[in-house]
RNA sequence: GGGCCCGUGGUCUAGGGGUAUGAUACCUCCCUGACACGGAGGUGAUCACGAGUUCGAAUCUCGUCGGGCCCA
Numbered sequence: 001g002g003g004c005c006c007g008u009g010g011u012c013u014a015g016g017g018g019u020a021u022g023a024u025a026c027c028u029c030c031c032u033g034a035c036a037c038g039g040a041g042g043u044g045a046u047c048a049c050g051a052g053u054u055c056g057a058a059u060c061u062c063g064u065c066g067g068g069c070c071c072a
Stems, first nucleotide, its partner, number of pairs: 001071007010024003018055001026042005048064005
């Protein structure tokens, strides 16, 4: 330098056009003499950034940035 893949709550992760899934962590309540476990509920995401397409974009296209793999 070229090709391909990836970027989503604090962390991990599903979803690939119609306001995002689950786990874990965190908070409140119940349980206990108390803690842990368990049960009920809750908070938390500009879906890396910019532009384009579209009635509508996390999703499609292009560019930028970051990470990984391969080739030279």
Annotation:
The RNA shown here (transfer RNA) has 72 nucleotides and comes from Methanobacterium sp. UBA353. The prediction has a mean pLDDT of 86. It matches the Rfam family "tRNA". The family's RNA type in Rfam is transfer RNA. The sequence was found in a public genome assembly.